[in-house]
Description: This is a predicted structure of a 1561-nucleotide RNA (small-subunit ribosomal RNA) from Methylomirabilis sp. (SeqCode). It matches the Rfam family "Bacterial small subunit ribosomal RNA". The organism belongs to Methylomirabilis (SeqCode), within Bacteria. Model confidence (mean pLDDT): 85 of 100.

RNA sequence: AAUUUGGAGAGUUUGAUCCUGGCUCAGAACGAACGCUGGCGGCGUGCCUAACACAUGCAAGUCGAGCGUGAAAGUCCCGGCAACGGGAUGAGUAAAGCGGCGAACGGGUGAGUAACGCGUAGGUAAUCUAUCCUUCGGAUCGGGAUAACCUGCUGAAAGGUGGGCUAAUACCGGGUAAUGUCCUUGUGAGGAUCUUGGGGGGACCAAAGGGGGCGAGCGCAAGCAGCUCCCGCCAAAGGAGGAGCCUGCGUCCGAUUAGCUAGUUGGUAGGGUAACGGCCUACCAAGGCGACGAUCGGUAGGGGGCCUGAGAGGGUGAUCGGCCACACUGGAACUGAGACACGGUCCAGACUCCUACGGGAGGCAGCAGUGAGGAAUAUUGCGCAAUGGGCGAAAGCCUGACGCAGCGACGCCGCGUGGGUGAUGAAGGCCUUCGGGUCGUAAAGCCCUGUCGGGAGGAACGAACGAUCUGGGCAAAUAACCGCCGGGUGUGACGGUACCACCGAAGGAAGCCCCGGCUAACUCCGUGCCAGCAGCCGCGGUAAGACGGAGGGGGCAAGCGUUGUUCGGAAUUACUGGGCGUAAAGCGCGCGUAGGCGGCCAGGUAAGUCGGUUGUGAAAUCCCUCGGCUCAACCGAGGUCCCGCAUCCGAUACUGUCUGGCUUGAGUCUAGGAGAGGAAAGCGGAAUUCCCAGUGUAGCGGUGAAAUGCGUAGAUAUUGGGAGGAACACCGGUGGCGAAGGCGGCUUUCUGGACUAGUACUGACGCUGAGGCGCGAAAGCGUUGGGGAGCAAACGGGAUUAGAUACCCCGGUAGUCCUCGCCGUAAACGAUGGGCACUAGGUGUGGGAGGUAUUGACCCCUUCCGUGCCGAAGCUAACGCAUUAAGUGCCCCGCCUGGGGAGUACGGCCGCAAGGCUAAAACUCAAAGGAAUUGACGGGGGCCCGCACAAGCGGUGGAGCAUGUGGUUUAAUUCGACGCAACGCGAAGAACCUUACCAGGGCUUGACAUCCCGGGAACCUGCCUGAAAGAGCGGGGGACCCCGCGGGGAGCCCGGAGACAGGUGCUGCAUGGCUGUCGUCAGCUCGUGUCGUGAGAUGUUGGGUUAAGUCCCGCAACGAGCGCAACCCUCACCCCUAGUUGCCACCGGGUUAAGCCGGGCACUCUAAGGGGAACUGCCAGCGUCAAGCUGGAGGAAGGUGGGGAUGACGUCAAGUCAUCAUGCCCCUUACGCCCUGGGCUACACACGUGCUACAAUGGCCGGUACAAAGGGAUGCGAGACCGCGAGGUGGAGCUAAUCCCAAAAAGCUGGUCUCAGUUCGGAUUGCAGUCUGCAACUCGACUGCAUGAAGGCGGAAUCGCUAGUAAUCGCGGAUCAGCCCGGCGCGGUGAAUACGUUCCCGGGCCUUGUACACACCGCCCGUCACACCACGAAAGCUGUCUGUACUCGAAGUCGCUGAGCUAACCCGCAAGGGAGGCAGGCGCCGAAGGUAUGGUCAGUGAUUGGGGUGAAGUCGUAACAAGGUAGCCGUACGGGAACGUGCGGCUGGAUCACCUCCUUU
Repeated sequence: AAUUUGGAGAGUUUGAUCCUGGCUCAGAACGAACGCUGGCGGCGUGCCUAACACAUGCAAGUCGAGCGUGAAAGUCCCGGCAACGGGAUGAGUAAAGCGGCGAACGGGUGAGUAACGCGUAGGUAAUCUAUCCUUCGGAUCGGGAUAACCUGCUGAAAGGUGGGCUAAUACCGGGUAAUGUCCUUGUGAGGAUCUUGGGGGGACCAAAGGGGGCGAGCGCAAGCAGCUCCCGCCAAAGGAGGAGCCUGCGUCCGAUUAGCUAGUUGGUAGGGUAACGGCCUACCAAGGCGACGAUCGGUAGGGGGCCUGAGAGGGUGAUCGGCCACACUGGAACUGAGACACGGUCCAGACUCCUACGGGAGGCAGCAGUGAGGAAUAUUGCGCAAUGGGCGAAAGCCUGACGCAGCGACGCCGCGUGGGUGAUGAAGGCCUUCGGGUCGUAAAGCCCUGUCGGGAGGAACGAACGAUCUGGGCAAAUAACCGCCGGGUGUGACGGUACCACCGAAGGAAGCCCCGGCUAACUCCGUGCCAGCAGCCGCGGUAAGACGGAGGGGGCAAGCGUUGUUCGGAAUUACUGGGCGUAAAGCGCGCGUAGGCGGCCAGGUAAGUCGGUUGUGAAAUCCCUCGGCUCAACCGAGGUCCCGCAUCCGAUACUGUCUGGCUUGAGUCUAGGAGAGGAAAGCGGAAUUCCCAGUGUAGCGGUGAAAUGCGUAGAUAUUGGGAGGAACACCGGUGGCGAAGGCGGCUUUCUGGACUAGUACUGACGCUGAGGCGCGAAAGCGUUGGGGAGCAAACGGGAUUAGAUACCCCGGUAGUCCUCGCCGUAAACGAUGGGCACUAGGUGUGGGAGGUAUUGACCCCUUCCGUGCCGAAGCUAACGCAUUAAGUGCCCCGCCUGGGGAGUACGGCCGCAAGGCUAAAACUCAAAGGAAUUGACGGGGGCCCGCACAAGCGGUGGAGCAUGUGGUUUAAUUCGACGCAACGCGAAGAACCUUACCAGGGCUUGACAUCCCGGGAACCUGCCUGAAAGAGCGGGGGACCCCGCGGGGAGCCCGGAGACAGGUGCUGCAUGGCUGUCGUCAGCUCGUGUCGUGAGAUGUUGGGUUAAGUCCCGCAACGAGCGCAACCCUCACCCCUAGUUGCCACCGGGUUAAGCCGGGCACUCUAAGGGGAACUGCCAGCGUCAAGCUGGAGGAAGGUGGGGAUGACGUCAAGUCAUCAUGCCCCUUACGCCCUGGGCUACACACGUGCUACAAUGGCCGGUACAAAGGGAUGCGAGACCGCGAGGUGGAGCUAAUCCCAAAAAGCUGGUCUCAGUUCGGAUUGCAGUCUGCAACUCGACUGCAUGAAGGCGGAAUCGCUAGUAAUCGCGGAUCAGCCCGGCGCGGUGAAUACGUUCCCGGGCCUUGUACACACCGCCCGUCACACCACGAAAGCUGUCUGUACUCGAAGUCGCUGAGCUAACCCGCAAGGGAGGCAGGCGCCGAAGGUAUGGUCAGUGAUUGGGGUGAAGUCGUAACAAGGUAGCCGUACGGGAACGUGCGGCUGGAUCACCUCCUUU
């Protein structure tokens, strides 16, 4: 100092959150196994499976000091030539036998056993005990056998058997004996059958010798007597240790095992045992056990301990130590102190072996070892040196107990594989942004050290005994004895091992797992939902930190991982320490049994409880301290502890119990009033239907609309009368009553309960309630039987529909009603068990009482009981609950433990059936759930916008053509774009080019960039070949800078080499950028604060208002940002400035005319610029005093003046790798580049977008008027001329307010056409031309002449537009050589309509529901089909275990018998007899076996049933939004299926309205 110091969580359900809840992980452990790897040592440990079978050896003997016998080989001697014989020795040895002790210990195993088996505490007054110890006493006299041995017979063997001899500590008889045993008789003590102590009398029971020494006596001797010591023997008492038996308590699972029991329970008598006992037998009685779990079934050796855990607990029962059981399987006894006996016996059975077939032998769950089984577990080792055991006087012998060694990383512990230094940060690997980084001081190199292993030496502890010698003690003794003390000699398997020093040398010694999160550790390559990984979540479909490899890193280390198992985490069975309104969970309700719990006061008791004492709780283990191996593991010593049980003493608050009392819990009584409480009988009116009669006529009825149906045979309607059944309007109410189900017209009778007030009484009589009993909506059932108006499953018909086994309609049967009996279930709900107590209020309502005040019980106040709502604290995951608790406590009951399978199967109970109650498992999933949040959605709601609808105008869809797309075709018809938001889109210009496509011809450092080498300036140009590109051959030309004159350099060209270029190749799902879209919609957010556990909310909601989250007001919010608006551009008005190219009022000139000219800038206009103006500013009304709205005035313009630019957070993996950029991948004499030709222009079709039309509001012809905005020096191109025309010739002018394109057209005006496929329409085609261009064949535009198609206003459907808009008319320019019906702009003419927001579409805000969150293009149900899996049923078949009855009956004990046999003792001279015993026989019991019949659990089974699982099967659409018929529960019927319908119930139904209540004023 010590019963120790001791408690961590994470991943995964969701878009996110909180909760519930399961699954999974991190830890520790192991008698382990498997994979990869492996240096040394110490200490431990090692068949968990087949209690399967075993070859071989060993594992229990010993004693000659109990007894009788008693060899041989060899050696030596003698005889003999030798063969051989004899003797001595070997040796009284070996060996067997009689006898004693041991063999019942030690060692093994865990089968059986759920039991007094084990554990613990006791009892034995109901017992035994060999050896050992102590004490006491004794040991006398005799007798007869027998094995060995010898000999005979027999058997293959094992063995058997006859005859003969012999000893003893073997056996037997007699004697003697008490404190022993039994009987008897007094007595003391104790509760006691009895025990114990002291007496009296009687009877009965014993023994063995051996050894050493002395030995004077005896004996011839051997030796004997005697003495002495030791070992042994007998009786008795006691002890120690051991054993038997009995008892309390504790000791697994199943109730789908509920009843079990005939020696059963007890008694009497007897037997038996060491001993009690029904242990056994006979008789008598009828008991005994059981929900506190009997019986039955399953499993299992139990405990100390071990593992885990904070503990409580859970799991476990290897090694070690105590107990039990077993020994091939089953049964049995014998011997013995002890056994029913592992290495004994007998019998039966199975198996193995031997056999001469007659018969025998055997039992490793001892140590080793073998086979088998298995994922798996060792040497046929050494030694008795130590410890322990048996025998012996001892030496000693025996000992597979044990001590050691061997094998195995099986475990724990320790050690090593080196240390220091070393940067050119080597080589190499890997990565790289190409700079570098990293492996990495790591290596090499240099300097050291010496553990382990290796070599060669030394070398233990464990050893002390014993024996003997010698001292010493005892003694008469130099015997014996003692081993207490001392000395000498001797003993070691391990083992020449540990250990020590020496030699030598960094020399021989590192792997395994992991690196997505949990969880510590990251990159590259390969692969491409493949291969694979995976503990859970999950990775892999072309950039994978998750697969495989590599580099690097992390962890542990002679190990590392994996698998299996246990505990932990798991408060996930909750005693410590959980729950049940909605997550799983309150029995549908009551009465009540057992049980549990129980008011106030007092006394007794002391069972519980508390304190102490004593005993026990073995040792080991754990823990603490100290110590020993160099440390540790390991081991030793001491201590703590063992939380328990028992014992005695004490305490008495509480609980129990007993006694006495009390009144407040409970109950009784009296007086009242309330009520759809229950049962029965009777009565009533309204309505439906039916019948009769009247009136009356063509329809009625029904629906979304219809039809079926009814009606001219008179319906419906209406009037009167009648019949019958069922239900009771109004009152009527979150009103009342009842335990619940449930109860509703009125009256009467019977009857239950509650409530209020009050006197008295009883005196705890109470609460709850497992089982049990009763009640129990609707549906349903039986036997009836009755009744049947209405309603109405099923059914029929009509509709609807793709279908419609439905919803709707017309009919309609069970049923609904009564009676009797069943059923026993519901969302039987407040999804909330019952009781008691406590804990703010407010406000309704029903019943009662009291007070006050009154005419009045009208109001008001108080109180009790009931029933609602709102709310404080508190509780709750939240929602919510909140004196009617889901708050705070106590008592009792029921129930839950992931989802599915399944409330199912099997079994049992109940039922007539339907079915109900009880109630699993295999298998499968990583969730299934609750509440709340944000969204999205709704065939939900409210409010509000938008050319969204409506109103209106014009179109599209029909025709022809143009253009784009799909499709098809093709050598190619390059590519992209695909609802809105692809389709006159990328294309704002495809004949070549473009061009990306196809065919063919060519090139390979390349058409293009940078660098290097050689040559040459560049450049211009010819010939030849060719389709061109290209290939080949020439000609001309002569430049710049520096210079030291040799040369060098720059640009460009040619040739060459390699780095590289190049790619419209892929991936828009790797990206940047840009864009579309919702949407010019009014929204999207943030900071701080506040609220909420949280997601999140608030702000941003609300009341108004606006085009607007625009503004105002209010408000736990206050502010802010991105959006809106404004600021910008343009148009509309004015002013300033300016006045040419524009303009022309005035003046002048001038023309047929004309701003043509001078002149002028006033006007128009222009515009580089500046300013003003418009702000709901003013007035009125409305509105909240606001914001604002309506109207008005003024004004060019009025409430955003018109138009544009401007596009929040975000959505669509939207679009684009082919504008560009870019990662990765791919191609490299080609997927690059050049060229010619072709294609993108195809054409049976389909769609989009347009143009032109179909005509008279028109066409044609003539005349005539008025724009804006633009463009134009490789261009626009005037006038003029030519051409019918396109156009040509030509060239003025124009760098453009100057010139040109240029004419504007519709319009206006005159004429003509007259309703026709036309003087409409212009497609198509022919011919002839023009222009551009290298070139119009494929494949341009335009012109002229000719041709004149479809088309007569367009089905379903669909588009645009709200004012200078639609419609209509022309003009311009971009691209561009040319080419436009497109696109982008411009102006001219110039409407109609909007009641309105019900509906369609889109959108905004609020709200609601949700099972959606990839968000309704969502989710999701069931049948069917296919595959796989497990399970149930099933005619049966096979087996396990077991009950009952009968049969047979071995060995053996016991009993009876025992005429055969029989040494000891007795009688007898003897013969013989007796006593006793044995064999044999019989009987009871009795294992295995047999027969019969049950139970139980498995296996299997044609077929069959449902269930589960499985990327893309079929049918439908049931559920989730009012899911389009609200859903669900119970029940019944029906149906391919989800389901439908009827009846009753629930809200866990949306929506609208109303009622009631509440809140605020």